[in-house]
Large-subunit ribosomal RNA, domain I from uncultured Aquimarina sp., 531 nucleotides, folded computationally. Its Rfam family is "Bacterial large subunit ribosomal RNA". Lineage of the source: Bacteria > Pseudomonadati > Bacteroidota > Flavobacteriales > Aquimarina. Model confidence (mean pLDDT): 84 of 100.

Context: one part of a larger RNA
RNA sequence: GGCGUAUGGGGAAUGCCUAGGCUCUCAGAGGCGAUGAAGGACGUGAUAAGCUGCGAAAAGCUGUGGUUAGUGGCACAUACACUAUGAUCCGCAGAUAUCCGAAUGGGGCAACCCACUAUAUUGAAGAUAUAGUAUCCGCAAGGAGGCGAACCCGGAGAACUGAAACAUCUAAGUACCCGGAGGAGAAGAAAACAAAAGUGAUUCCGUUAGUAGUGGCGAGCGAACGCGGAUUAGCCCAAACCAUAAUUGUUACGGCAAUUGUGGGGUUGUAGGACCACGUUAUAAGAUUUAUAUUGAAUUAGAAUAGUUUGGAAAGACUAGCCGAAGCGGGUGAUAGCCCCUUAUAAGUAAGAUAUAUUGAUUUAGUGGUAUCCUGAGUAGUGCGGGGCACGUGUAACCCUGUAUGAAUCUGUGGGGACCAUCCCAUAAGGCUAAAUACUCCUGAGAGACCGAUAGUGAACCAGUACCGUGAGGGAAAGGUGAAAAGAACCCUGAAUAAGGGAGUGAAAAAGAUCCUGAAACCAUACGCUU
Numbered sequence: 001g002g003c004g005u006a007u008g009g010g011g012a013a014u015g016c017c018u019a020g021g022c023u024c025u026c027a028g029a030g031g032c033g034a035u036g037a038a039g040g041a042c043g044u045g046a047u048a049a050g051c052u053g054c055g056a057a058a059a060g061c062u063g064u065g066g067u068u069a070g071u072g073g074c075a076c077a078u079a080c081a082c083u084a085u086g087a088u089c090c091g092c093a094g095a096u097a098u099c100c101g102a103a104u105g106g107g108g109c110a111a112c113c114c115a116c117u118a119u120a121u122u123g124a125a126g127a128u129a130u131a132g133u134a135u136c137c138g139c140a141a142g143g144a145g146g147c148g149a150a151c152c153c154g155g156a157g158a159a160c161u162g163a164a165a166c167a168u169c170u171a172a173g174u175a176c177c178c179g180g181a182g183g184a185g186a187a188g189a190a191a192a193c194a195a196a197a198g199u200g201a202u203u204c205c206g207u208u209a210g211u212a213g214u215g216g217c218g219a220g221c222g223a224a225c226g227c228g229g230a231u232u233a234g235c236c237c238a239a240a241c242c243a244u245a246a247u248u249g250u251u252a253c254g255g256c257a258a259u260u261g262u263g264g265g266g267u268u269g270u271a272g273g274a275c276c277a278c279g280u281u282a283u284a285a286g287a288u289u290u291a292u293a294u295u296g297a298a299u300u301a302g303a304a305u306a307g308u309u310u311g312g313a314a315a316g317a318c319u320a321g322c323c324g325a326a327g328c329g330g331g332u333g334a335u336a337g338c339c340c341c342u343u344a345u346a347a348g349u350a351a352g353a354u355a356u357a358u359u360g361a362u363u364u365a366g367u368g369g370u371a372u373c374c375u376g377a378g379u380a381g382u383g384c385g386g387g388g389c390a391c392g393u394g395u396a397a398c399c400c401u402g403u404a405u406g407a408a409u410c411u412g413u414g415g416g417g418a419c420c421a422u423c424c425c426a427u428a429a430g431g432c433u434a435a436a437u438a439c440u441c442c443u444g445a446g447a448g449a450c451c452g453a454u455a456g457u458g459a460a461c462c463a464g465u466a467c468c469g470u471g472a473g474g475g476a477a478a479g480g481u482g483a484a485a486a487g488a489a490c491c492c493u494g495a496a497u498a499a500g501g502g503a504g505u506g507a508a509a510a511a512g513a514u515c516c517u518g519a520a521a522c523c524a525u526a527c528g529c530u531u
Base pairs, nucleotide, nucleotide: 001530002529003528004527005526006525007524008523009522015516016480017479020451021450022448023447024446025445026444027443028442029440030439031147032146039100040099041098042055043054044053046078047077050074051073061094062093063092064091065090066089070082071081072080105114106113107112115133116132117131118130119129120128121127135144136143137142151182152180153179154178155177162169166216192199193198203230204229205228206227207226213221214220234432235431236430237376241264242263243262244261245260246259247258248257249256250255269410271375272374273373274372275369276368277367278366284363285362290357291356292355293354294353295352299347300346301345305320306319307318308317309316321338322337323327329341330340331339381405382404383403384402385401386400387399388398391417412427413426414425415424416423467474468473487515490502491501492500493499
C1' cells in the first nucleotide's frame, strides 16, 4: 500500500407522511370605481421586529340574530384586564376609514410641497378649523375618466416556419398593439335558400365531407344544399294622410305656402298602407301592489360497548353485546359503526329569491273597394383600383369599398355562380330583439386508474420573497423531535453562553432541537490476511 471483517464519522438517497398543488363536475357570482377603486405608503399592541387585522374612533366602535364559558390573532412569556348584567367567537346591517394612487385646487423626484374662495376664532396682519375649487360630454338634471383572469366585437396587423431553395402561396387575419361592450358578446326576422318539389330569422352541435371545389393544380386551403338535434319569439320606425307650434315668405289682412319640430296614423310581397265605405263591449300581453306558501346566513337536535389480554398507549387479539333512514370521512398515545367531530334524518330565521292568487299603469285586431298618393338616393348599377367570400382574375356570379360616374318608383326593383330567355324566389339602400353558444380573477359543495417535497404551481415553509440587473426583466433554495415539551433540574471536564460526560424525562435520546427512516460516494479506528 491492497483486500476482508467489525465499529464509527460524513452524507443525504430511499421508505412512510401531507399542511400544498393539478385537472374536472355541479351550483352561485360575473364586476369594483369621484359616496374615491385595484394596488400601496405610513401608522396602530402593556412589552411588538415580522406576518395578519385594523385606520388618529386604528388586532378595533355600534346595533341586531346565533352560541355558551372562557377570552385578550400567528405567538407557546410576564404583567394587567374582560366575562352568566352573557364576554370571546360566528352571521347580518351600520359607524370610522391618515396619506398616495383615475387622483380631480396648483405643483411634484407617488405616499410630499404650496395655494385660492366662503364661514368661524378677530377689528386688522398672520395662523388654524370646516367646506369647496381638475378636465371632457350635456340646455339642465346628470354622466364619463381608472382597475380587472379569460371569453366577445371592431380597427390596425408581422415574421420565423412550410413549400425539403424561393418570389405567388403558407404560417394567418395567428402573435403583438389600439378602441369598445356585457354577464355573456356577436348575429338575427329574407331584395334568403332551393329547383318543377319545397323550406321559412339568428346562433350552436352532429353529419353531409376531407366530398364539390380551389391551388407555382405545388405545399396546402376547403365549403354549401340537404338531413338529425339543442333552443325557440317576434317587433319598432321613415313615408303617404291628418292635426298643431315656431320661424320665414306673401297677402286682397280672411288666409295661403315653405322649412323645422311635436302628436296621431302606418310598417308589407298570394304586396301592404294612405284614401273611401263598414266595423272596433273581440283577443292577448303586462310594470306594480297585497296575501299565502316554499326557499333562504350564522345555527340546533342527532342512535349504539363492555370485559380479559399484549403493550408506553388499544381503536389490535379473544369473549360477550348493541345501534343502524347514521358501516361517508376525519380525529383520538397502533387499525374505533357504538370515545370526539361528523354522517342519515329532522328543526330554525333577517334581508333577499321563487311560485300561486290578487291588483291593473300601459299596450294589442278586422272586412270590402281601388282612380290618385306613399313604401328608405349620391343609393342600386357601371368604369378603374383593392378587399371579403373554401374560390389565388379565373367563365367569376355574390358582398364591402377608395376613385370617377350614376338609375327606376309596383306595368317598379334585386336575385337564382359569365351572359340571354322562360320560370321561380325575394322586396335593398332605417332600427331593436330573450333562449340554445363562449369563458372563469372569484364563492360554495364534491370528485380523481392526478403529484407526493429534484414531484405537484415559480412558491406545501413570511415567495414573486432572498438574490441578480441602470432598466425592461430574471428569479431560487428551504417540509417531518415526541403521543405529550415531559425541550434535559443538578453535577463534572473546559477559558466558555462552545462542545462533551454523568444524572434525569421518555416506549425509545442509536428521537436532543444540524432532531422519523438514515443507502452510496468519501474519511477514520481496531483486528486478520497479503505485497